[in-house]
RNA sequence: CCUGUAGCUCAGUAGGAUAGAGCACCAGAUUCCUAAUCUGGGGGUCACAAGUUCGAAUCUUGUCAGG
Repeated sequence: CCUGUAGCUCAGUAGGAUAGAGCACCAGAUUCCUAAUCUGGGGGUCACAAGUUCGAAUCUUGUCAGG
């Protein structure tokens, strides 16, 4: 100096609307069974703590972890 957001890989950062995608997982359809395919579903207090603000994943400070 950079990074930390779902089990994994990541998007979203000139503050604002219910926080998203792919893969994975679960259920159903299909199939003799499995896989593939299709439909639906669950899952994250955005590393932790504090501050600023009407409002913070986003700005500021500290801590932790990785590079």